[in-house]
Background: c-di-GMP-I riboswitch aptamer from an Armatimonadota bacterium, 91 nucleotides, folded computationally. The prediction has a mean pLDDT of 81. The sequence was found by an Rfam model in a public genome assembly.
RNA sequence: CCGAACCAAGGGCAAACCUUUCGAAAGACUGGGACGCAAAGCCAAGAGUCUACCCCGGGCCUCUGCCCGGCAAGAUGGUCUGGCUGCCGGA
Numbered sequence: 001c002c003g004a005a006c007c008a009a010g011g012g013c014a015a016a017c018c019u020u021u022c023g024a025a026a027g028a029c030u031g032g033g034a035c036g037c038a039a040a041g042c043c044a045a046g047a048g049u050c051u052a053c054c055c056c057g058g059g060c061c062u063c064u065g066c067c068c069g070g071c072a073a074g075a076u077g078g079u080c081u082g083g084c085u086g087c088c089g090g091a
Base pairs, nucleotide, nucleotide: 012037013036017032018031021028022027035078041084042083043082045081046080047079048076049075050074055070056069057068058067059066060065
């Protein structure tokens, strides 16, 4: 100088569950808590999955209503693909 697997070092994030707040819900948020994660950092672009307030169709019903099905422009990056960025590192 190049290269950088393994082993490390300093650390980081935070599942379930409980709690606070928001939401029709999925779920997100606050605090606790750690199952795990080398991108479990950021981005909803593609796909998958979840929810269905509104809307559409059908049925029930005396009625404000109830039930079934469909529907994402909602959610999920700790489901995958993709994009961007990042710490350490030769005994």